[in-house]
RNA sequence: GGAGCAGAACAGGCAGCCGCUGUGUGCAAGCUACUUGUACGUGGAGGAAAGUCCGGGCUCCAGAGGGCAUGGUGCUGGAUAACGUCCAGCGGGGGUGACCCCAGGGAUAGUGCCACAGAGAGAAGUCCGCCCGUCGAAGCCUCGGCGAAGACGGGUAAGGGUGAAAGGGUGAGGUAAGAGCUCACCGGGUCCGGCGGUGACGCCGGAUGCCAGGUAAACCCCACCAGGAGCAAGACCGAAUAGGGGAGCGUCAAGGGCGGCCCGUCCGUGCUCCCGGGUUGGUUGCUUGAGGCUGCCGGUAACGGCAGUCCCAGAUGAAUGGCUGCCACCAGCGCAGGGGUAACCCGGCGCAGGCACAGAACCCGGCUUAUGGUCUGCUCCGGCC
Numbered sequence: 001g002g003a004g005c006a007g008a009a010c011a012g013g014c015a016g017c018c019g020c021u022g023u024g025u026g027c028a029a030g031c032u033a034c035u036u037g038u039a040c041g042u043g044g045a046g047g048a049a050a051g052u053c054c055g056g057g058c059u060c061c062a063g064a065g066g067g068c069a070u071g072g073u074g075c076u077g078g079a080u081a082a083c084g085u086c087c088a089g090c091g092g093g094g095g096u097g098a099c100c101c102c103a104g105g106g107a108u109a110g111u112g113c114c115a116c117a118g119a120g121a122g123a124a125g126u127c128c129g130c131c132c133g134u135c136g137a138a139g140c141c142u143c144g145g146c147g148a149a150g151a152c153g154g155g156u157a158a159g160g161g162u163g164a165a166a167g168g169g170u171g172a173g174g175u176a177a178g179a180g181c182u183c184a185c186c187g188g189g190u191c192c193g194g195c196g197g198u199g200a201c202g203c204c205g206g207a208u209g210c211c212a213g214g215u216a217a218a219c220c221c222c223a224c225c226a227g228g229a230g231c232a233a234g235a236c237c238g239a240a241u242a243g244g245g246g247a248g249c250g251u252c253a254a255g256g257g258c259g260g261c262c263c264g265u266c267c268g269u270g271c272u273c274c275c276g277g278g279u280u281g282g283u284u285g286c287u288u289g290a291g292g293c294u295g296c297c298g299g300u301a302a303c304g305g306c307a308g309u310c311c312c313a314g315a316u317g318a319a320u321g322g323c324u325g326c327c328a329c330c331a332g333c334g335c336a337g338g339g340g341u342a343a344c345c346c347g348g349c350g351c352a353g354g355c356a357c358a359g360a361a362c363c364c365g366g367c368u369u370a371u372g373g374u375c376u377g378c379u380c381c382g383g384c385c
Base pairs, nucleotide, nucleotide: 001381002380003379004378005377006376007375008374010372012327013326014325015324016323017322018321020044021043022042023041024040025039026038027037028036029035030034046357050368051367053366054365055364056363057362058230059229060228061227065263066262067261068260070226071225072224073223074222075089076088077087078086079085090104091102092101093100094099105221106220110219111218112215113214114213127160128159129156130155131154132153133152134151135150139146140145168186169185170184171183172182173181187211188210189208190207191206192205193204194203195202196201234284235283236282237281244275245274246273247272248271249270255267256266257265258264291310292309293308294307295306296305297304298303329354330353332351333350334349335348337346338345339344
């Protein structure tokens, strides 16, 4: 100097003029406890406000119990209000590395799938081969036989081929030829014991020929978790030819509520159809919170505790904006300097540009996606001395 890996905060600043809105105070007007105007003070979009993917707070279904079904999670230990999130570790995988990824329980409970190629894709399998036996032309021969290709019968899964994957690997013995058939070593499994660790698990020793695939992000099994709907929830005020009218079924247990079903439980004269009125308004929920900041303590950390301090949007067709000037930041070109042994680095002036992603709507904790420049630490490569 270049290329990368991980993390942190910021998201422009100042001034002037005009404008919008919440709130406090004063004044004035209206009129009846509120509204309007005005003056002054004070507050006014985000790190993602986005996605609506998770988890909750809160509200309602009177309460929300058990089971089935359905859905979700899936190594261990912690954090948290909780989570599918986060922290730390274990195991596996990727990368030269800093680091990153894992939808991480079970394949001998069962079912399914593994295209094509290949003989054969799972209690699978013999195409080419290898071995043995019988027959076997020409020929040979000691008249008994030998005998190529081939045919038939039997054995084999070590060698070759196909494939993503083919019944552990290397070597030796053994065999007609072979095979864990036997043996030695290695690998995997199972069992026993020891050590370390809270644990997942790791290391060590011994025994045992046990060695018959993969796939569960296929169905499934196992363990754990889960009532439902949602601020357009809900509450209040106002409003009504109007606490409206008609028909049918049904009534002392019919019917109804509790996402689907069952049990259970609760309400208990309800259900169906027709005609018709009102509701498009206002107030509230609505911002003081699992809150922010600072310091100390505990903890590897996530985070927790203690103390102090602060109040930091509440709009409702939807406010927080417009214009101007100067500066900051980024980057291009040009000019002249400074530092250094060098490679290279630093600032200044001028010109002309750029200044990202993007707008709260009940609130909070995460995840994912979009995006501008800066800083910190670490890894690799190259160059100079």
Model confidence (mean pLDDT): 79 of 100. Bacterial RNase P class A from Geobacter sp., 385 nucleotides, folded computationally. It matches the Rfam family "Bacterial RNase P class A". Its family is annotated with tRNA processing, ribonuclease P activity and dimeric ribonuclease P complex in the Gene Ontology. It is annotated as a ribozyme. From the family's description: Ribonuclease P (RNase P) is a ubiquitous endoribonuclease, found in archaea, bacteria and eukarya as well as chloroplasts and mitochondria. It was read from a public genome assembly, where an Rfam model found it. The source organism's lineage runs through Bacteria, Pseudomonadati, Thermodesulfobacteriota, Geobacterales and Geobacter. Of the family's consensus pairs, 98% are formed in the model.